[in-house]
Context: one part of a larger RNA
Order: sequence, then C1' cells, then structure tokens
RNA sequence: ACCUCGUUAAGGAACUCGGCAAACUAGCCCCGUAUCUUCGGAAGAAGGGGUCCUUCCCGUGGUCAGAUUAUAUCAAAGCCAUGAGAAGGCGCAGUGAAGAGGCCCAGGCGACUGUUUAUCAAAAACACAGCACUCUGCAAACUCGCAAGAGGACGUAUAGGGUGUGACACGUGACCAAUGCCGAAAGGUUAAAGCGAGGGGUCAUCACGCUUCGGCGUGAGAAGCUCCGACCUGAAGCCCCGGUGAAUGUCGGCCGUAACUAUAACGGUCCUAAGGUAGCGAAAUUCCUUGUCGGGUAAGUUCCGACCCGCACGAAUCGUGUAACGAUCUGGGCGCUGUCUCAACGAGGAUCUCG
Repeated sequence: ACCUCGUUAAGGAACUCGGCAAACUAGCCCCGUAUCUUCGGAAGAAGGGGUCCUUCCCGUGGUCAGAUUAUAUCAAAGCCAUGAGAAGGCGCAGUGAAGAGGCCCAGGCGACUGUUUAUCAAAAACACAGCACUCUGCAAACUCGCAAGAGGACGUAUAGGGUGUGACACGUGACCAAUGCCGAAAGGUUAAAGCGAGGGGUCAUCACGCUUCGGCGUGAGAAGCUCCGACCUGAAGCCCCGGUGAAUGUCGGCCGUAACUAUAACGGUCCUAAGGUAGCGAAAUUCCUUGUCGGGUAAGUUCCGACCCGCACGAAUCGUGUAACGAUCUGGGCGCUGUCUCAACGAGGAUCUCG
C1' cells in the first nucleotide's frame, strides 16, 4: 500500500456525471401541523416538549373478608395492573445498549396495489379497473385435433371471443380519394364442368401403278379406339355502385394588402379526398439552440414560469389537466456528515515464512 470496520480539529458538498457512499433522523406519550384535494387524504406533514431512580399524595380497573333487598349491587386491608401530580437524587447523556423514518419545495412520466428480462435493464415497459369498436342466437363465434371429440360452458348477448385505449375530470375536430371491412346485386370479366360444331391419328377394305407373283408404292377410307376442340351454359371473386374512422390511415402552396415601420383581421390564385379544430407547445417531440424574456445562483448548456418562428405536437398508435401513489427520472433547499479541502490515528483480516 490492500480489504472490512471505528474515530477525528476547523470548514460543511468546496467532492462528483450525480450528495454515489456515509452521516443525520429513529420507539412511545403530549402539543402542533400548510399549499393542494377525487374530502378519503396529504399527515408520522413540517416543527416542538417529555422519557431514568427514590419518596409522598390523589385516582382508575381487577381480585375478595364482609355488607346487603341474598337475582344483583356495594366493598376494608392486602395483592396485581395502571394514570396524573409534587418534592428530591445521580450522570456528559434516562427509547442511556440493540433494534429503530432524515425532511421540504417544484417539475416530467405512469392514475393506483401489482408484473417483467431466473443469471448486466424493475422502468416511463406489461398488466389493471374503466371506456369504445367488432364478431357470436347456441350443434354460437373462436381455439386444439386428420377425425371422433374437447375447450368455450354444464355458460346463453347484463353471456362469450377478438382488437384498441388505459383510474378520474373536461374533451375526442375535418377527410371515404387510397387500403381494409360491410352491403347491394343490374351490367362487364371469369374456373372446373356440361354440350359437342368441327378437325387430326390409327385402320378393315377398296382403287391405281409396278412386280421376280412372295409382295411393294401411292391414294381414298366405314366402324371402333384415340388426340384436339369452337359456339353456348356456367359460382364466388374482381371491375362497377353505396356505406364505414374509438377501421389502416391522411389532415397544402404561392402572391398581395392597414395613414411610421412591422404584422396581416382582408383579398387573389393553384392544387386536394380534406387541408390540423379544441388543447398543448424549444416539449421523453426544437435541427438552427446554451432560441428570447423572467426566476433561482456571485456565477445556471440542466431546472422552473412565459413567448410561439411546432426543422418534424395534436385529439382512444388518444389530447389536456389531475389529488393519492413510485427502490422511477429531473432541478432546488434545510439538516447532516472524511464526499471533499487533506489527510491522520486505531481495530480485525489478507498479503510473507514454517507447518
């Protein structure tokens, strides 16, 4: 020097990405307790005081000699348990050891309790109650199985399946052109199949020619077998028509204009299915950007409050708020401390040798 502990002058976060770690706090009784709030909470808010021993005084409950109106009630002394008070005592210190909340303010996210990456992630991820859409009339939809069959369910639309959202409050705008789904069936297109016009192959046989009379070549060709096959008939689907957004999704550009300037309530024009409404906004979203202003600090790329020029928020891939909750994330403060200024000392261990 290392590991695990303990103590420390003065200062007290100056450490550091960050108070990480450590320290402070701590039980019980009494007093007292804000903003906010869904009136339940917040709350052990915060912040104070007490706490040991001896003696005395006064109570309360239980027990019981006894009294009694003999059911019941009252109850001396003692004992057990317990409360308030007074006086005194000791120590630095009385929940004397151990165990045993640090607190507050503001913001983001998620309502909450819960669940998760057994073995680097516990979260803002998942779930959730609630909300909505959609399917399903029971031999249900849906799932497993080749099937029989089983689950759903010994349930029956206040039920069951799927999907999205995610307590609660206030809301949830425009677009059906594309994609999906639903509906409708007039027309177009359309398979196998049916019908089978017609055509091809083979071939009995016949004709002609040649012949060494054994046959050979050419042509025509019934029936059968076989191959192809037009027209016509022919479902769903698709095209076509309509509906549908808490379905997948989408939600413009340019130019001009007011008596300083600036800006543009206003106008013009092009395009579109329609051009982003309410609310929020440099945001878990903002590139430029440490935007600008204000607050906090001596000093603040973080934080809080505003502004709006939203590169590229936005309404159940929910929008905006929100008490309570959180081993969550971010900023600030009080207390507290060896985190630090800046290190020191102590204890145990390990390191080394022998065994």